[in-house]
RNA sequence: GCCCUUUUAGCUCAAUUGGUAGAGCAGGACACUCAUAAUGUUCAGGUCACAGGUUCGAUUCCUGUAAGGGGCACCA
Numbered sequence: 001g002c003c004c005u006u007u008u009a010g011c012u013c014a015a016u017u018g019g020u021a022g023a024g025c026a027g028g029a030c031a032c033u034c035a036u037a038a039u040g041u042u043c044a045g046g047u048c049a050c051a052g053g054u055u056c057g058a059u060u061c062c063u064g065u066a067a068g069g070g071g072c073a074c075c076a
Stems, first nucleotide, its partner, number of pairs: 001072007010025004019056001027043005049065005
């Protein structure tokens, strides 16, 4: 330098053919308990990496950028 791939909640990950973004853990509150842990209920938490484009409509398709991973090439 080229190719492939990943980027979604604090963390780890889903999201079917483009049509209202979810789960587990973590956090808050409550219940339970003599109390703690555990368990249960509930609440909060999102610029879907960033910037453009296509579309009535984009996490999803296209282009570029950034960061991570993998492969190849160059260099001797």
Predicted 3D model of a 76-nucleotide RNA (transfer RNA) from a Bacteroidia bacterium. The coordinates come from a structure-prediction model, not an experiment, and the mean pLDDT is 81. Its Rfam family is "tRNA". The organism belongs to Bacteroidia, within Bacteria.